[in-house]
RNA sequence: GCGCCCGUAGCUCAAUGGAUAGAGCAACUGGCUUCGAACCAGUAGGUUGCAGGUUCGAGUCCUGCCGGGCGCG
Numbered sequence: 001g002c003g004c005c006c007g008u009a010g011c012u013c014a015a016u017g018g019a020u021a022g023a024g025c026a027a028c029u030g031g032c033u034u035c036g037a038a039c040c041a042g043u044a045g046g047u048u049g050c051a052g053g054u055u056c057g058a059g060u061c062c063u064g065c066c067g068g069g070c071g072c073g
Base pairs, nucleotide, nucleotide: 001072002071003070004069005068006067007066010025011024012023013022018056027043028042029041030040031039049065050064051063052062053061
């Protein structure tokens, strides 16, 4: 330099172009406990990497860029 894949919550990951983007873990609050752990109930947490484009509608499709991984040279 070229090709392919990936980027969504603090972490690991879902989401057929269509309802308010969800789950587990973690965090926080409460319950339980002598106090913790475990367990139970709840709460908060998102510019879906960035910028454009297509569309009535984009996390999803297209383009460029940024970052990571793999392969080729």
Molecule: transfer RNA
Organism: Candidatus Makaraimicrobium thalassicum